The prediction has a mean pLDDT of 88. c-di-GMP-I-GGC riboswitch aptamer from Domibacillus sp. PGB-M46, 83 nucleotides, folded computationally. The sequence was found by an Rfam model in a public genome assembly.
Parts: sequence; C1' cells; structure tokens
RNA sequence: UCCGAUAAAGGCAAACUUUCCGAAAGGCAAGGACGCAAAGCCAAGGGUCUAACGUUUUAAACUAUGACAGCCGGUUACCGAAA
Repeated sequence: UCCGAUAAAGGCAAACUUUCCGAAAGGCAAGGACGCAAAGCCAAGGGUCUAACGUUUUAAACUAUGACAGCCGGUUACCGAAA
C1' cells in the first nucleotide's frame, strides 16, 4: 500500500414517532436502532428524487437554480489479526 478479526478503543444511526423549517423532495433537533470499516467530507462526475417559479398550454407534461453522500464515484482518515 492493499485488506478487514467473533480483536481493542471509540464512532455513526435506517424504519418509525414528536417539534420546527420547506411548495415539494427533503432538512434541523429529540427519541429510537435496521444496519455501517469510511454510514467522515465532496452535489463543479454519473445517477436518483422533487417541480415552487418558468415554458408548453388547461390537463398534464417538461425543466434545477432545490435536494439526496445509507446508489456509483472522488477524496481524507482511526485500529491492526489473518492473507
């Protein structure tokens, strides 16, 4: 460097519930643990979600400048058995 133990020390926290913010997606906080070796960080790479505003136009469609890092990716990092 790579790799990841029934190791040690710690860490994070899905669903769901409650408060608040938001048009929504979603987010903050508290509770709560399904899981996680990067479930740390990055939304100027891909992908996904939403569609207020706008456009087409009256019934929906399209669109990110709005979001998602617990989808892939990029980047940095704790510990140290085996290989």
Source information:
Of the family's consensus pairs, 90% are formed in the model.